[in-house]
Context: one part of a larger RNA
RNA sequence: GACAGGGAGUUUAUUUUAAUGGCGAGGCGAAAGCCAUAGCGAAAGCGAAUGUCCGCAGCCACUUCGUGUGGUCAGGGACUGAGUAUAAAAAGUGCUUGUAGUCAUUGGGAUAAGACCCGAAAGCAAUCGAUCUAAUCCUGGGCAGGGUGAAGUCACUCGAAAGGGUGAUGGAGGCCCGCUACUGGUUCUGAUCCUAUUCGUUCAGGUGACCUGGGAUUAGGGGCGAAAUACCAAUCGAGAUUGCUAAUAGCUGGUUCCUUCCGAAAUAUAUCGUAGUAUAGCCUGGCUCGAGUGUGAUGCAACGGUAGAGAUACUGAUUGGGUGUUUAGGGCCGGAAACGGCUCGGCAUCUUGUCAAACUCCGAAUCGUGCAUCCAUGCAGACAGCCGGAGUGAGGGCACAGGGGUAAGCCGUGUGUCCGAGAGGGGAACAACCCAGACUGGAGUUAAGGUCCCUAAGUGUUGAUUAAGUGUAUCGAAGGGUGUCUUUGGCCCAAAACAGCGGGAAGGUUGGCUCAGAAGCAGCCACCCUCUAAUGAGUGCGUAACAGCUCACCCGCCGAGGUCCAAGGCCCCGAAAAUGGACGGGGCUAAAUCAACCACCGAGACUUCAGACCUCUAACAAGAGGUGGUAGGAAGGCAUUCCGUUUGGGCAGAAGGCUCUGCGUAAGGAGAGCUGGACCACUCGGAAAAGAGUAUCCUGUC
Numbered sequence: 001g002a003c004a005g006g007g008a009g010u011u012u013a014u015u016u017u018a019a020u021g022g023c024g025a026g027g028c029g030a031a032a033g034c035c036a037u038a039g040c041g042a043a044a045g046c047g048a049a050u051g052u053c054c055g056c057a058g059c060c061a062c063u064u065c066g067u068g069u070g071g072u073c074a075g076g077g078a079c080u081g082a083g084u085a086u087a088a089a090a091a092g093u094g095c096u097u098g099u100a101g102u103c104a105u106u107g108g109g110a111u112a113a114g115a116c117c118c119g120a121a122a123g124c125a126a127u128c129g130a131u132c133u134a135a136u137c138c139u140g141g142g143c144a145g146g147g148u149g150a151a152g153u154c155a156c157u158c159g160a161a162a163g164g165g166u167g168a169u170g171g172a173g174g175c176c177c178g179c180u181a182c183u184g185g186u187u188c189u190g191a192u193c194c195u196a197u198u199c200g201u202u203c204a205g206g207u208g209a210c211c212u213g214g215g216a217u218u219a220g221g222g223g224c225g226a227a228a229u230a231c232c233a234a235u236c237g238a239g240a241u242u243g244c245u246a247a248u249a250g251c252u253g254g255u256u257c258c259u260u261c262c263g264a265a266a267u268a269u270a271u272c273g274u275a276g277u278a279u280a281g282c283c284u285g286g287c288u289c290g291a292g293u294g295u296g297a298u299g300c301a302a303c304g305g306u307a308g309a310g311a312u313a314c315u316g317a318u319u320g321g322g323u324g325u326u327u328a329g330g331g332c333c334g335g336a337a338a339c340g341g342c343u344c345g346g347c348a349u350c351u352u353g354u355c356a357a358a359c360u361c362c363g364a365a366u367c368g369u370g371c372a373u374c375c376a377u378g379c380a381g382a383c384a385g386c387c388g389g390a391g392u393g394a395g396g397g398c399a400c401a402g403g404g405g406u407a408a409g410c411c412g413u414g415u416g417u418c419c420g421a422g423a424g425g426g427g428a429a430c431a432a433c434c435c436a437g438a439c440u441g442g443a444g445u446u447a448a449g450g451u452c453c454c455u456a457a458g459u460g461u462u463g464a465u466u467a468a469g470u471g472u473a474u475c476g477a478a479g480g481g482u483g484u485c486u487u488u489g490g491c492c493c494a495a496a497a498c499a500g501c502g503g504g505a506a507g508g509u510u511g512g513c514u515c516a517g518a519a520g521c522a523g524c525c526a527c528c529c530u531c532u533a534a535u536g537a538g539u540g541c542g543u544a545a546c547a548g549c550u551c552a553c554c555c556g557c558c559g560a561g562g563u564c565c566a567a568g569g570c571c572c573c574g575a576a577a578a579u580g581g582a583c584g585g586g587g588c589u590a591a592a593u594c595a596a597c598c599a600c601c602g603a604g605a606c607u608u609c610a611g612a613c614c615u616c617u618a619a620c621a622a623g624a625g626g627u628g629g630u631a632g633g634a635a636g637g638c639a640u641u642c643c644g645u646u647u648g649g650g651c652a653g654a655a656g657g658c659u660c661u662g663c664g665u666a667a668g669g670a671g672a673g674c675u676g677g678a679c680c681a682c683u684c685g686g687a688a689a690a691g692a693g694u695a696u697c698c699u700g701u702c
């Protein structure tokens, strides 16, 4: 892992509620007695309406038949009272008050119990452990070989002495080397895995605080520890085993058949509260009541201070400038000082230019509120109320409007919607984007989105744009572009524009100054006159300065548009990310983009046909409306085991098993054949150890 079997809301007591049944001011029990028939008060104690009105159903009367009007109105509602406590009293307030209970069964809850099941780490008690290991004690054993050469001693020698020197001798040491034995476990962060600590290589200690055999002692908040929270039998920040014990777990996981009806919440308040819980909100089932209800549209009415806007209408912020003032702001100057002047500031004022969620002289659209009329819905019972049962109380995406943040698939609000709990079609894929809310089956028509091929449907029509593969879903900026298209306008132009080509472009004069030089062209000042078709005291290059080339300006050739702003469309640059790569792909110059049109495809949507179920009217006919669904509520069924009961089957073959064929919306059920070899089923009821695929579930087999 597979398969088989097992495996989780149970039982008792008390209580509450609903349904059903019995009796009923009583009910039950063998009885004591319990509940109910009166409450209020801590207690002493005191101790409760058949007064009035409205009014549904029903009944009666009338009726223009409109189930309309009136009467009486059980139940229902309102008012006024009453009891009691509080208080000196009154008032007010709390509880109660014009009679329904009780017992049983079944279902739903609550509480106490292991309380749906499995799951801790822990806590406490008793008992067992020092054959491992830590320390100590008793008694034994072990350490090749080599090196070094302390003290002491002897000889000689020096010295007055104390003492020293030399040479021998000697054999100390937690001394040295060492795969002796033995012990350890450094490196390769080696290893082919024998091993729940091993193997290889290398390495460390190796006469000592050494290693080691045997026997003893110390025990769990205790031991032992050259101290690492180390070790105390593969177990140690408190051993193991058993018991308390099914500890507790607001936490994780699991929780077993079907169909039908409805169907949430991720919010508020409180909480040693934030993974929980309580109450409210939202869901569901039942009951009561009896007429309105509101999510819509239009109109009218009052209120509002948002968007916008504004600044002599306030508060506050704020750019530049002017004026005044500054006794007591800083600096500088003058002066012996008083003081004066200038400047930078402060304040006031004028002017200019900007701003505000907590500014407003103003001020919408919308929206909110009320009323009226429509509309929708409601006597087939809404709205409301009461009671039983919940779940939820981690939310999220998008659009719009605000807040925080540089920003975020960020944090936090409001309104709406969707996902959550929603399938189907589209978007390549893709919870929440677009279309659209799935009872079952058949047929057709459309939506979003598409129609060259993959791939259903147009290589559709008309007119433009783009040349960048721009683009072909997913938006890239400021700033640029004689890319190209469109539009408005100004100016020039057959008396010839613009471009190009040819020619001219002169004289006073080298203007004056400056300067070494300055002649149109380093720089400063001025910028006149003449001849002309035209010609600047000179546009650029150039020279040391001249020269030279060129431009403005003029003429000629040529012959039709040219030129300058502005606005718009598409396009280009700006444009950087890590394996080679993405319009879904192929590919496309339209199969791209813009404007318009006609067809077609395309869903569970819509229409239609047939069928199933639910609710209601109704009555077996028909009609109207409905049938997505997590948590969850409610209802009805299927199956298993046993018991009672009815009717049956079975060795001429029961149960069980395998295969096949029909039936039922489903859980399921029936039949046939083979196998098997002795019990089994149906009807109506009852009782449960009553349904498995999941729990790192348990046991067994493979």
Stems, first nucleotide, its partner, number of pairs: 001702006011113013026035003039046002049080001051079004058072005081097006116254002119251001123244006134218009143208001145177003148173001152169007182205003188200001190199002220236001222232002257637006267280005281392002283389006292377003296374006303368002308362001309360002315356003320351007329344006395419007403411002424435003439611007449601003452586003458598001460597006471588002479573003483570005489564004500557005506530003511525003536551001540549002612627006638691001640688005647681003656675006663668001